[in-house]
RNA sequence: AGCCUUGUAGUAUAGCGGUAGUAUGAGAGACUCUGGAUCUCUUGGCCCCGGUUCAAAUCCGGGCAGGGCUA
Repeated sequence: AGCCUUGUAGUAUAGCGGUAGUAUGAGAGACUCUGGAUCUCUUGGCCCCGGUUCAAAUCCGGGCAGGGCUA
C1' cells in the first nucleotide's frame, strides 16, 4: 500500500428492509433469622458521516477502530 472480515446495553451474543431480542450485570421489591438461591419489576445499546427507500441495525459509498492475508 491493496484485499478480506468484525463493530449492537457495563460484558457476551442474536437479529430475511417494517416495535432492537436473549443471557449476564446494575437498581428496587418479594421470600429468608442473615446470606445465597429463586421469583417479580425497572434500567441501559445499533462505531461515525452521507446516499437509496414510504421505512435502514440490515442495502450502497466514504471514514474510524480491532483482527487476518498478500506485497